Description:
A computed fold for an 89-nucleotide RNA from a Desulfobacterales bacterium, annotated as c-di-GMP-I riboswitch aptamer. Its Rfam family is "c-di-GMP-I riboswitch aptamer". Gene Ontology term of the family: cyclic-di-GMP binding. It was read from a public genome assembly, where an Rfam model found it. The coordinates come from a structure-prediction model, not an experiment, and the mean pLDDT is 84. Taxonomically the source falls in Desulfobacterales (Bacteria, Pseudomonadati, Thermodesulfobacteriota, Desulfobacteria).
RNA sequence: GUUUGCUCAAGGCACCCCAUCCUACAAGGAUGGCUCGCAAAAGCACCGGCCCUAAAAUCUGGAUAAGAUUGGGCGGCGGGCUUGCCAAG
Numbered sequence: 001g002u003u004u005g006c007u008c009a010a011g012g013c014a015c016c017c018c019a020u021c022c023u024a025c026a027a028g029g030a031u032g033g034c035u036c037g038c039a040a041a042a043g044c045a046c047c048g049g050c051c052c053u054a055a056a057a058u059c060u061g062g063a064u065a066a067g068a069u070u071g072g073g074c075g076g077c078g079g080g081c082u083u084g085c086c087a088a089g
Base pairs, nucleotide, nucleotide: 002089003088004087005086012038013037017033018032019031020030021029022028036076042082043081044080046079047078048077049074050073051072052071057069058068059067060066
């Protein structure tokens, strides 16, 4: 440097649920507790996917119905990019 994750060390993260708070009484997020799990469950919304939709704008629509786009989110859905501990080959 590279491949792999059977084994070891030091440690790390934290599903669900509970409490408080933020957001638009949204998806979701923050902090604390708990610990299902995780070798990238570290970082980045570039591609696909999924979730939400209050306000504003545009479009479809007879329409104050409904839908689409813009918009918000999920990195613990997959791919991609970047970085990284230990061990073994």